A computed fold for a 368-nucleotide RNA from an Acidimicrobiia bacterium, annotated as Bacterial RNase P class A. It matches the Rfam family "Bacterial RNase P class A". Gene Ontology terms of the family: dimeric ribonuclease P complex, tRNA processing and ribonuclease P activity. The family's RNA type in Rfam is ribozyme. Its mean pLDDT, the model's own confidence on a scale to 100, is 75. RNAcentral holds the sequence, with entries from ENA. The gene name in the source record is rnpB.
RNA sequence: UGAGUUCGUCGGGCGAUCGCGAGCUACCGGCUCGAGGAAAGUCCGGACUUCACAUGGUGCUGUGCUGGCUAACGGCCAGGCGGAGUGAUCCGACGGAAAGUGCAGCAGAGAGCAGACCGCCGAUGGCGCCGCAUGCGCGGCCGCACAGGCAAGGGUGAAACGGUGAGGUAAGAGCUCACCAGCGCUCCCGGUGACGGGAGCGGCUCGGUAAACCCCACAGGAAGCAAGACCAGACAGGGACGCCGGCGACCAGUCGAUCAAGUCCCGGGUGGGUCGCACCGAGGCGUCCAGCAAUGGACGUCCCAGAUGGAUGAUCGCCCAGGAGCGAAGGCUCUGGACAGAAUCCGGCUUACAGACGAACUCGCACC
Numbered sequence: 001u002g003a004g005u006u007c008g009u010c011g012g013g014c015g016a017u018c019g020c021g022a023g024c025u026a027c028c029g030g031c032u033c034g035a036g037g038a039a040a041g042u043c044c045g046g047a048c049u050u051c052a053c054a055u056g057g058u059g060c061u062g063u064g065c066u067g068g069c070u071a072a073c074g075g076c077c078a079g080g081c082g083g084a085g086u087g088a089u090c091c092g093a094c095g096g097a098a099a100g101u102g103c104a105g106c107a108g109a110g111a112g113c114a115g116a117c118c119g120c121c122g123a124u125g126g127c128g129c130c131g132c133a134u135g136c137g138c139g140g141c142c143g144c145a146c147a148g149g150c151a152a153g154g155g156u157g158a159a160a161c162g163g164u165g166a167g168g169u170a171a172g173a174g175c176u177c178a179c180c181a182g183c184g185c186u187c188c189c190g191g192u193g194a195c196g197g198g199a200g201c202g203g204c205u206c207g208g209u210a211a212a213c214c215c216c217a218c219a220g221g222a223a224g225c226a227a228g229a230c231c232a233g234a235c236a237g238g239g240a241c242g243c244c245g246g247c248g249a250c251c252a253g254u255c256g257a258u259c260a261a262g263u264c265c266c267g268g269g270u271g272g273g274u275c276g277c278a279c280c281g282a283g284g285c286g287u288c289c290a291g292c293a294a295u296g297g298a299c300g301u302c303c304c305a306g307a308u309g310g311a312u313g314a315u316c317g318c319c320c321a322g323g324a325g326c327g328a329a330g331g332c333u334c335u336g337g338a339c340a341g342a343a344u345c346c347g348g349c350u351u352a353c354a355g356a357c358g359a360a361c362u363c364g365c366a367c368c
Base pairs, nucleotide, nucleotide: 001364002363003362004361005360006359007358008357009356010355012319013318014317015316016315017314018313020034021033022032023031024030025029036339040350041349043348044347045346046345047344048224049223050222051221055252056251057250058249060220061219062218063217064216065079066078067077068076069075080094081092082091083090084089095215096214100213101212102209103208117154118153119150120149121148124147125146126144127143128141129140130139131138132137162180163179164178165177166176167175181205183202184201185200186199187198188197189196190195228275229274230273231272237266238265239264240263241262244256245255246254247253283302284301285300286299287298288297289296290295320337322335323334324333325332326331
């Protein structure tokens, strides 16, 4: 200096005037606070609330390497293994395919305990020719390639039932042997563990797919702040079904009702307020300590939106990134800040985002 990787921070600033919501003063008015890193998607996990405390079996759904963190998680941190990259680093639902079932386009002869197009052989059987013998027959041929054998080589494919070499054979083949790879079993060493390293034995090789069914292990009661609690106020009942309803999948079991509960229809009334809910929290900030880290602890400090007709805005001035134009230059003029916007509250994940900044690391080039 160029190209990258990871982590993090910010995401316009100041002032004036007017306006909106909340709180405190207090009646002139004044003071304080007032969106975000994602407030979003509502995809996970909790707090909280209600239900009759929710048992057993079957089912359903989700998760799926190890250790740690956490209130919890499908999250985070650290590591193992596999893959990608020169590298920093990134990606992985990463248990089981030698339980069972299913699925697989094109090409190709053959694709699941497969197959023979080219090719190789033709030992054996057959055929042909020759010789011997003539009774069946026997022997021979760099014979034929009819039966048949083979799967080494070629070819197809993402993948063709281990690789190399030797023996063997008519030709061949784990058919046999040596070494190597892979799998299984036993043992030793290192590690908390996933796993890594090594030794021996075995049969010789057992394809892919489980975010396909399935099997194994673990987890899950349901609904959600329109949860729910309370206050005030209004009214007028009638009809139909009619023994079951809840534990929101089913069965068992259990609980509650037992003659007025429930469902539906017609009619009447109300359609207000308070709490939940925002002063105390898995809270924010700072320093220190423990830990590789996620995170935890101690101390100090702060109180920081709370609407429901749903507040958080507008105008002006000065400046700051950035962009365009003019100019030789100092500079001048114009423009200009993305994505978005609370609604019970937290922890995550995912998605959107103009631009700016910081730290650590990697690779290339040049120079000393």